About this RNA: This is a predicted structure of a 1533-nucleotide RNA (small-subunit ribosomal RNA) from an uncultured bacterium. Its Rfam family is "Bacterial small subunit ribosomal RNA". Gene Ontology terms of the family: structural constituent of ribosome and ribosome.
RNA sequence: AGAGUUUGAUCAUGGCUCAGGACAAACGCUGGCGGCGCGCAUAACACAUGCAAGUCGAGCGAGAAAGUCACCUUCGGGUGGCAAGUAGAGCGGCGGACGGGUGAGUAACACGUGGGUAAUCUGCCCUAAGGUUUGGGAUAACUCCUCGAAAGAGGUGCUAAUACCGGAUAAGACCACGAAAACUGCGGUUUUUGGGGUAAAAGGGGGUCUCUUCGGAGACACUCGCCAUUGGAGGAGCCCGCGGCCCAUCAGCUUGUUGGUAGGGUAACGGCCUACCAAGGCUACGACGGGUAGCUGGCGUGAGAGCGCGACCAACCACACUGGGACUGAGAUACGGCCCAGACUCCUACGGGAGGCAGCAGUGAGGAAUAUUGCGCAAUGGGCGAAAGCCUGACGCAGCGACGCCGUGUGGGGGAAGAAGGUCUUCGGAUUGUAAACCUCUGUCAAGAGGGAAGAAGCAGCCUGGCCAAUUACCAGGUUGUGACGGUACCUCUACAGGAAGCACUGGCUAACUCCGUGCCAGCAGCCGCGGUAAUACGGAGAGUGCAAGCGUUGUCCGGAAUUACUGGGCGUAAAGCGGGUGUAGGCGGCCAGGCAGGUCGGGUGUGAAAUCCCUUGGCUCAACCAAGGAAGUGCGCUCGAAACUACCUGGCUUGAGAAUGGCAAGGGGAGGGUGGAAAUUCCCCGGUGUAGGGGUGAAAUUCCGUAGAUAUUCGGGAAGAAUACCCGGUGGGCGAAGGCGACCUCCUGGGCCAAAAUCUGACGCUGAGACCCGAAAGCGUGGGGAGCAAACAGGAUUAGAUACCCCUGGUAAGUCCACGCCGUAAACGAUGAGUGCUAGGUGUUGGGGGCGUUUAGGCCUUCAGUGCCGAAGUUAACGCAUUAAGCACUCCGCCUGGGAAGUACGGCCGCAAGGCUAAAACUCAAAGGAAUUGACGGGGGCCCGCACAAGCGGUGGAGCAUGUGGUUUAAUUCGAUGCAACGCGAAGAACCUUACCUGGGCUUGACAUGCCGGGAAUCCUUUGGAAACAUUGGAGUGCUCUCAGUUCGCUGAGGGAACCCGGACACAGGUGCUGCAUGGCUGUCGUCAGCUCGUGCCGUGAGGUGUUAGGUUAAGUCCUGCAACGAGCGCAACCCCUGUCCUUAGUUACCAUCAUUCAGUUGGGGACUCUAAGGAGACUGCCGGUGUUAAACCGGAGGAAGGUGGGGACGACGUCAAGUCAUCAUGGCCUUUAUGUCCAGGGCUACACACGUGCUACAAUGGUCGGUACAAAGGGCAGCAAUCUCGCGAGGGGGAGCGAAUCCCUAAAAACCGGCCUCAGUUCGGAUAGCAGUCUGCAAUUCGACUGCUUGAAGGCGGAAUCGCUAGUAAUCGCUGAUCAGAAAGGCAGCGGUGAAUACGUUCCCGGGCCUUGUACACACCGCCCGUCACACCAUGGGAGUUGGUUGCACCCGAAGUCAUCGGCUCAACCUGCAAGGGAGAGAGGUGCCGAAGGUGUGGUUAGCGACUGGGGUGAAGUCGUAACAAGGUAA
Repeated sequence: AGAGUUUGAUCAUGGCUCAGGACAAACGCUGGCGGCGCGCAUAACACAUGCAAGUCGAGCGAGAAAGUCACCUUCGGGUGGCAAGUAGAGCGGCGGACGGGUGAGUAACACGUGGGUAAUCUGCCCUAAGGUUUGGGAUAACUCCUCGAAAGAGGUGCUAAUACCGGAUAAGACCACGAAAACUGCGGUUUUUGGGGUAAAAGGGGGUCUCUUCGGAGACACUCGCCAUUGGAGGAGCCCGCGGCCCAUCAGCUUGUUGGUAGGGUAACGGCCUACCAAGGCUACGACGGGUAGCUGGCGUGAGAGCGCGACCAACCACACUGGGACUGAGAUACGGCCCAGACUCCUACGGGAGGCAGCAGUGAGGAAUAUUGCGCAAUGGGCGAAAGCCUGACGCAGCGACGCCGUGUGGGGGAAGAAGGUCUUCGGAUUGUAAACCUCUGUCAAGAGGGAAGAAGCAGCCUGGCCAAUUACCAGGUUGUGACGGUACCUCUACAGGAAGCACUGGCUAACUCCGUGCCAGCAGCCGCGGUAAUACGGAGAGUGCAAGCGUUGUCCGGAAUUACUGGGCGUAAAGCGGGUGUAGGCGGCCAGGCAGGUCGGGUGUGAAAUCCCUUGGCUCAACCAAGGAAGUGCGCUCGAAACUACCUGGCUUGAGAAUGGCAAGGGGAGGGUGGAAAUUCCCCGGUGUAGGGGUGAAAUUCCGUAGAUAUUCGGGAAGAAUACCCGGUGGGCGAAGGCGACCUCCUGGGCCAAAAUCUGACGCUGAGACCCGAAAGCGUGGGGAGCAAACAGGAUUAGAUACCCCUGGUAAGUCCACGCCGUAAACGAUGAGUGCUAGGUGUUGGGGGCGUUUAGGCCUUCAGUGCCGAAGUUAACGCAUUAAGCACUCCGCCUGGGAAGUACGGCCGCAAGGCUAAAACUCAAAGGAAUUGACGGGGGCCCGCACAAGCGGUGGAGCAUGUGGUUUAAUUCGAUGCAACGCGAAGAACCUUACCUGGGCUUGACAUGCCGGGAAUCCUUUGGAAACAUUGGAGUGCUCUCAGUUCGCUGAGGGAACCCGGACACAGGUGCUGCAUGGCUGUCGUCAGCUCGUGCCGUGAGGUGUUAGGUUAAGUCCUGCAACGAGCGCAACCCCUGUCCUUAGUUACCAUCAUUCAGUUGGGGACUCUAAGGAGACUGCCGGUGUUAAACCGGAGGAAGGUGGGGACGACGUCAAGUCAUCAUGGCCUUUAUGUCCAGGGCUACACACGUGCUACAAUGGUCGGUACAAAGGGCAGCAAUCUCGCGAGGGGGAGCGAAUCCCUAAAAACCGGCCUCAGUUCGGAUAGCAGUCUGCAAUUCGACUGCUUGAAGGCGGAAUCGCUAGUAAUCGCUGAUCAGAAAGGCAGCGGUGAAUACGUUCCCGGGCCUUGUACACACCGCCCGUCACACCAUGGGAGUUGGUUGCACCCGAAGUCAUCGGCUCAACCUGCAAGGGAGAGAGGUGCCGAAGGUGUGGUUAGCGACUGGGGUGAAGUCGUAACAAGGUAA
């Protein structure tokens, strides 16, 4: 720091997604150790049990028991001492307002920050100075009694105090009043001073001294307290400025409300409360309402600015079952206090009571999920105490949890036979891999053993010293004791490599690849996307990559995202300029000078808690962690200063703006009234002429018009309404803000432009949220009007349909027109907000002015304002824009933030309605969209070509037959080919074979290959069964070659080998089984069409373009010219073959002119000719003329056998069709292995209601038939072609000369020509079909061959729609040959020659193709894309009679506790009075009242759930109907 994903590719826009970091986490797999942290985020749900706040006997009174000892005893026990002034309880004091928990509530002065308090309080603590006097009456505990189940309550009697009460005193303090001074924020405050009202625990402790009735009393100082006061420290209350969430679909809120006066209340200001008076107060700088939320230091992330969060730690706030309330107190409206109400739980004797873990543990519940009912007060801190000490779930520790961070280990070195095993393999090997084994070393951690801290300072005991008059006390020193953690950290020793590695990933992003399995299945997936038989994407394995005691997944936040843009974005076409104007608030604002100092800038100062972050040091072995110091803390306050800019104040200026004067011979600017007809048109009425049709369309048609007189006729007259031709420009003039504005006249009226000189004002300006006004067409309301046009509607056509278009005929009192009033929207567009300034030009045009010239028109130069075009710089994603900016800048407004859902729902506002304005979400998609590029396509355009059409000739489609195919049938009818480019195709030969199919019968190392073992030569003959294959029997036969031995050299024996046969076992064979969509090769097709590309350069951000386009020309990207291109390659052409002319060479088997000869080129001979077959020549637009651009080239001509590629063939660019072929062959993978292999017999491929293709023969007289007579070329022939001869009507048979062929044979060519007959007929046409008889091939012609003879004699009389071939030796027509092959269905195919035409004006149309251009929403590329209804399924959502909750407003009822007020006849020790009784003062019970929680009733708001039914929306596989859009999309949208 970026990357993936829209496209065929590109650029830009834009969303989605990923890589990073973090976490109070959870889940999955796995898990050695330690340190430091963290650990209910959910139910502020409910809680069993234990503990979490007590302490003081040096404030006070009282005071046990168990036990033990002693004594006594009636042995039951009693008394006394000790236990013990102990326990427990009480009065009293201090503390329970701290500490600890939680985050519900709270949008608030709650919090943060900075100030204020002259408007305040403050226990304990510190400081200073003063005091501590004199009296009194009660009460708890206790005793006794009563009630109660209990909790507890009541009564009687007794008693103490540092409990309570009265009096005295008052330096100082406080309060009110008087006076003076100072200060001041003008409110007041402070100081000085004068005279008036308020308190004490005379207590506790231990001492010394004196006195003593030994009870005690007094004095003295010490100490702890206490009272009043001063100042402080720390704490708290209150007030203010500023700061920090969302919704405007919450826009108005408020009656104690805002202020005043008076009073009350408080520690204190204050409507805090009450009465009265006034009518205010808040709000677009967001009141009120709703939602959400504890706030901060900080934490996470980020380059930063920001964004998100508010666990742990720290500060503040709030809360303590829910709601309300006060009491006590220095402090509470009090977590472990009280009262009341409510819900819940528990106890109960049913009468009543008790309780509050959001303290620490723990339980249940909830949840994805969060720990021990641990140890200790040793340390730190807190409460009480004089102290010892007690209490302390604060805290210190330990336990559990990989929850996080950090550290560390699981070993180090050597070790190649590169072991085995695994995996892969091209079978060679590669990899796992120095990895292991093996050798050697070490010992961290864990285990065992031993040693062993710091954390302890205080305090206590003892000792010593100091201080004091003296001791306790106090101070200093020594010594002993005191540790939860814990025998822990740490150290040493012992032995052993021993006990310690997993998780995720491996298609791209993103580091890492192979095999097997699976077969759009199972599954994966963060995005793109993988999987339909060769998956690096699924699952497993091997290998690899990454991290590591962890690794992944999920969730959340920031980042990337400049994707809300302050830093740092945009708005012509991608999302985005309001339809336009006037103008309010607001924002912004010209030149000069002076002042001021709010903003701004600088200095100083206070604050910005600590912790955190950063830096530097230091402590744990390091680190995490911790400590100290520093820095920082961008902020706020105070203060001093600066004065450029800005704001403000003052004065001035004229250039911005406005005004005045003159001009416009500029103007469809607006409103009202009036008037018109040159031309054309429409309709109606009247009249004239005139007669049968008219009208209308692509063509037609109608309840259309017309014999009741239409249409027509340049006819005459009248009426009505609407619209205003020409002028008038369309490359686009004028006016207006926009919408918009067009006859003429008149009246009223708005705006603009120009000129001069600087005449006046003197910044008066720009923009403009709201607001207000204007605003096409259609539409609405009321009234009028209505000729034409014309929605709706009717009819006719079109069409598969046609509820449409185009077209036609009609047509409404819809509309269009007028008046008044609504509506308020448009592709209201320049898809471009307004204003100002600046930044090359060129050329039109409109209005005004100036200059020159002409001085009639016309012209030239220039300037201002408008309106067009083209262009520089610049800009833009590109297209484009370009002084009329989309350039460079400034100001203000509006708007945008992925597509769909949706400009929709709900709510609100407006409207008579239609509807408009404002404006979401759920859900869904991985895109949607812009510009440009290359193609392809178009019922777009231009140019050009082709038997493409046209012009011709002959066919097909009809018949019969042949053949192939579909279909059907079948046991099988083997398989493939399927538009052109399958269908007489693979097949250039299916009776068996072929043959792959079917039925049946056999074989299993196999019919075939290689290797091994045993036997045998091979081979031949033969028996039985059988359809054969096969099974089976007997016999003959022993070869060739090598070695050794023997040898009578004849050979014999043993062993081996090659070929072959039989048997056997295993590797393997075999497969026309599958996949042509895994492939090679071959082939078809576009297409013998003229195209397809490359290098370098240039242009473009890029895809890409240029070249290859253009002007000519060609069969051709053929050539020429031009050109930012210059060259080149594959194609075209040529080179090759056949053919056409000539020459040379050669002359047999071919030829025969001359000579001879013959029946005959038969023979001699010839080498001329023909011919044969080898080599050459020839043609190149070379020559001439014309045209053309001087060119290429074209046209014409000459010569020539041939003339403009002479004719034909071979030859097929880059590529397209996943075209065809796994059944020619080859081949990956898969499948099969007593069968999907192989052998055999028979059958089938030959079926047959039908349909199609390709052909043959015909339908006849240009013919048929009979007879006669000619003329080819090219081929083939030894398992062959076969002559003469002979037999047969014939097919053919017999026989066999000749010939491996320019020699012999096939071989006759046929049409043609000559002659005869037939005479238009289903025929002397036609030959199908059928019968009989034959021939040939072959093992065999039944299924199922060809041919022959005789007989039979079908359809068919030229073929509907439609369709094919052919442009010259072509079509047509005639025969001949060959391959395959025993034969043959060949009429097919491949060749050969004979005879031998017609026509082409031309390119409008059909088909195919090439080039250029245009449009495109296509790119699988028009056989494309794509829209809507309907049907089905699912999902979310709106409405909905209603219904169920939450929350809240208002009104009323009831009204607990309690404060306050009031009454207080009842009660009461202290004070007053009084001898007393009593009275008074005061207090209380109790009553009443105001307020008041919960509750109730009624009525609203709001929010959420459910809801029959209903509306649209989204998604879904191949559903239905049509074809709306994209091309002129077939009616432009």